Model confidence (mean pLDDT): 83 of 100. This is a predicted structure of a 72-nucleotide RNA (transfer RNA) from a Streptococcaceae bacterium. Lineage of the source: Bacteria > Bacillati > Bacillota > Bacilli > Streptococcaceae. RNAcentral holds the sequence, with entries from ENA. It matches the Rfam family "tRNA". From the family's description: Transfer RNA (tRNA) molecules are approximately 80 nucleotides in length.
RNA sequence: GAGCUCGUAGUGUAAUGGAUAUCACGCAAGAUUCCGGUUCUUGCGAUGCGGGUUCGAUUCCCGCCGAGCUCA
Repeated sequence: GAGCUCGUAGUGUAAUGGAUAUCACGCAAGAUUCCGGUUCUUGCGAUGCGGGUUCGAUUCCCGCCGAGCUCA
């Protein structure tokens, strides 16, 4: 330098065009307990950035940034 794959809560993940973006861990509050842990309830928190297509984009297209693999 070229090609391919990937980028979603603090972490790991699901969602292949449709209604409020899923689940778990985590964190906070409450219940329980003499206190803590366990358990239960409620809540917090995310689509890498910028454009395009579409009635509608996490999804499709382009560019950029970043990570990994392969080739030179």